[in-house]
Context: one part of a larger RNA
RNA sequence: UCAUGGUUAAGGAACUAGGCAAAAUAGACCUGUAACUUCGGGAGAAAGGUCGCUCCCCGUAAAAAGGGAGCCGCAGUGAAAAGGCCCAGGCGACUGUUUAUCAAAAACACAGGACUCUGCAAAAUCGCAAGAUGACGUAUAGGGUCUGACACCUGCCCGGUGCUGGAAGGUUAAGGAAGGAGGUUAGCGCAAGCGAAGCCUUUGACUGAAGCCCCAGUAAACGGCGGCCGUAACUAUAACGGUCCUAAGGUAGCGAAAUUCCUUGUCGGGUAAGUUCCGACCUGCACGAAUGGUGUAACGAUCUGGGCACUGUCUCAACCAUGAGCUCG
Numbered sequence: 001u002c003a004u005g006g007u008u009a010a011g012g013a014a015c016u017a018g019g020c021a022a023a024a025u026a027g028a029c030c031u032g033u034a035a036c037u038u039c040g041g042g043a044g045a046a047a048g049g050u051c052g053c054u055c056c057c058c059g060u061a062a063a064a065a066g067g068g069a070g071c072c073g074c075a076g077u078g079a080a081a082a083g084g085c086c087c088a089g090g091c092g093a094c095u096g097u098u099u100a101u102c103a104a105a106a107a108c109a110c111a112g113g114a115c116u117c118u119g120c121a122a123a124a125u126c127g128c129a130a131g132a133u134g135a136c137g138u139a140u141a142g143g144g145u146c147u148g149a150c151a152c153c154u155g156c157c158c159g160g161u162g163c164u165g166g167a168a169g170g171u172u173a174a175g176g177a178a179g180g181a182g183g184u185u186a187g188c189g190c191a192a193g194c195g196a197a198g199c200c201u202u203u204g205a206c207u208g209a210a211g212c213c214c215c216a217g218u219a220a221a222c223g224g225c226g227g228c229c230g231u232a233a234c235u236a237u238a239a240c241g242g243u244c245c246u247a248a249g250g251u252a253g254c255g256a257a258a259u260u261c262c263u264u265g266u267c268g269g270g271u272a273a274g275u276u277c278c279g280a281c282c283u284g285c286a287c288g289a290a291u292g293g294u295g296u297a298a299c300g301a302u303c304u305g306g307g308c309a310c311u312g313u314c315u316c317a318a319c320c321a322u323g324a325g326c327u328c329g
Base pairs, nucleotide, nucleotide: 001324002323003322004321005320006319007318008317010315011314014313019310027051028050029049030048031047036041038149052071053070054069055068056067057066072076084308085307086306087305088304089303090302091300092299096108097107112147113146114145115144116143117142118141124133125132126131150295151294152293153292155225156224157223160222161221162218163217164216165215166214169213170212171211175207176206179203180202181201182200183199184198187194188193226244227243228242229241230240253287254284265281266280267279268278269277
C1' cells in the first nucleotide's frame, strides 16, 4: 500500500449518474391494519406489545397454553440463523422463457380474441420415390397469420397491392389448319423453258386454356386516414361559409408521452433551491384504435421520482484483526 473483516464522537445521503455498498429490519405469540379492488386480495400492510429465571394456582397421561407473586443483569427470540417499510408513476396482466460464456428486460411465451385454409387418400410438412408426420385425430378437429388476462371499445377509406369470386369482350402458347411460295422431277418441248402427283422446305387465314386487361367483393388483408381563405357588437377565437384536391380526409380515447424538434414549452405540486418526477393545458415537428386504443386490482432480482428508518456513502478520517505485498534471513 492492497484485500477481507470489526469499531467509531457530532452530523445523517451533505456521497454519487444512482443510497452503489454497508447499516437497519428479522423468530414466536397477542393487538391492530388504509387507499384501492377483478371482493379472491391488498396483508406479515402500516403501527404497537410480550418473551429470561424461581415459586404458587389452574391444567395435562406427562407437557404446553392461561392466571398470580417474586428475583437478577447493560442486555431475556441474552450465541448463531431469520422481511426494511411507505407514497406516486411508466411498461408488461399474471406463474413462466431467453442471448451456455458482457443484456433477464418493457423482449419471447401465455390463457383469451380474431381472420384464414382444410370434408379426410384433408390442408400443411419431410422425402426422388416408397413412405411418414398430421392422426390411429375428423371442422367443439388440424394447419397458418395477427393480437395478447380482464373492463369499456375497436371509427372512415377497396383508388394502389394482395386475396376471393365472375365470365361478355380484348390479348394470348403448344397443338391443329384452308390457302400461298420455293426445291425436286414423271411428262411435254428443237431449245429456252414449262411442269401433274408425291416428298421436302417455308409461310399461314382460322381455331386454341389458364393468366393478364376487365367487372365485383374483401382492411382483426398489406396499407392510407388533406390544403387555402373569410366570418360573431372590445380584442381574441371561430360553432358558420367559400374554394381546391382525395379512395377517404384521424372518430372515441389519450396527448411535451418509452412518441414533443423548438424545449429546461406554460401553469400548479413537491424542494431553501428540481433539465428529472407528479397533475394539468393542447401549439400532436412526427399519438390513435387487434402493426390494437384507453383504463386497470394483483404480480415484477423491471424502469422512474419522493419519503420514513438506518448507517463511514459522505463532511473526514481514525484505530484494530487476519492475509498478501515489502525488507532481512
Molecule: large-subunit ribosomal RNA, domain IV
Organism: Apibacter sp. B2966